[in-house]
RNA sequence: UGUCCCGACACGGGGUGCCCGCGACCGCGAGCUGAGAUCAGACCCGUCGAACCUGCUCCAGUGCAAUGCUGGCGAAGGGAUGUCGAAAUGCGCGAUG
Numbered sequence: 001u002g003u004c005c006c007g008a009c010a011c012g013g014g015g016u017g018c019c020c021g022c023g024a025c026c027g028c029g030a031g032c033u034g035a036g037a038u039c040a041g042a043c044c045c046g047u048c049g050a051a052c053c054u055g056c057u058c059c060a061g062u063g064c065a066a067u068g069c070u071g072g073c074g075a076a077g078g079g080a081u082g083u084c085g086a087a088a089u090g091c092g093c094g095a096u097g
Stems, first nucleotide, its partner, number of pairs: 001090003006085005011046004016040001017032002020029003052078003058072005
């Protein structure tokens, strides 16, 4: 001085559905999946970008049901960064032997 992996801090990006029941309405209760269902200042993600959005209430399968779950779509299109630390290693320079 560079690189890879990991971590920290600050900043930034994002989602918050669906089934059932009650209810005049606003809503409430309970359930399903999930990291997270605006129960959080929590969770996830930040170009090494499937966090998330569009396509998409799409297609196939599964399932009592769902806009659920699994896969496809997807070398499709978009999509939000800086610094520091530790460790490993490469290169260069210097010193010593």
Predicted 3D model of a 97-nucleotide RNA (TPP riboswitch aptamer (THI element)) from Microbacterium sp. Yaish 1. Rfam family: TPP riboswitch aptamer (THI element). A reference for the family is Sudarsan et al. (2003), "Metabolite-binding RNA domains are present in the genes of eukaryotes", RNA. The coordinates come from a structure-prediction model, not an experiment, and the mean pLDDT is 76. The sequence is in RNAcentral, with records from Rfam and Ribocentre.